[in-house]
RNA sequence: CUCAUCGAGACCGGCUGAGGGACUGGCCCAGCGACGCCGGGGCAACCGACGGAACCUCCGUGUUCCGCACAGGUGCCAACUCCACGGGGACGUCAGUCCGCCGACAGAUGAG
Numbered sequence: 001c002u003c004a005u006c007g008a009g010a011c012c013g014g015c016u017g018a019g020g021g022a023c024u025g026g027c028c029c030a031g032c033g034a035c036g037c038c039g040g041g042g043c044a045a046c047c048g049a050c051g052g053a054a055c056c057u058c059c060g061u062g063u064u065c066c067g068c069a070c071a072g073g074u075g076c077c078a079a080c081u082c083c084a085c086g087g088g089g090a091c092g093u094c095a096g097u098c099c100g101c102c103g104a105c106a107g108a109u110g111a112g
Base pairs, nucleotide, nucleotide: 001112002111003110004109005108006107011040012039013038014037015036019029020028021027024084025083026082041077042076043075046073047072048070050067051066052065053064054063055062056060081106085103086102087101088099089098090097091096
């Protein structure tokens, strides 16, 4: 940089000790110990493996789809990616509130 996904799901113990949730604001989490690190456990199914089906001017170390969850490679285990921006819609006491709606920005994860 490109592509895909991001409302589901999954926690215990030990160590440490003040900040953490990317950034700004909000709002949350946090000495009843958060965040982080380590160990174990789990979730998930992106990649690989394995099983199956279909496809092809190419018959392959192929493509697509389905399944599985393996002593494989990652990832993840508060809150929708916690929320925010634009559009649409609903309600309204006109302050605002809401939506399994559409889109954008930023970001995260994977594959290349």

SAM riboswitch aptamer (S box leader) from a soil metagenome, 112 nucleotides, folded computationally.
The coordinates come from a structure-prediction model, not an experiment, and the mean pLDDT is 86.
Rfam family: SAM riboswitch aptamer (S box leader). Gene Ontology term of the family: regulation of gene expression.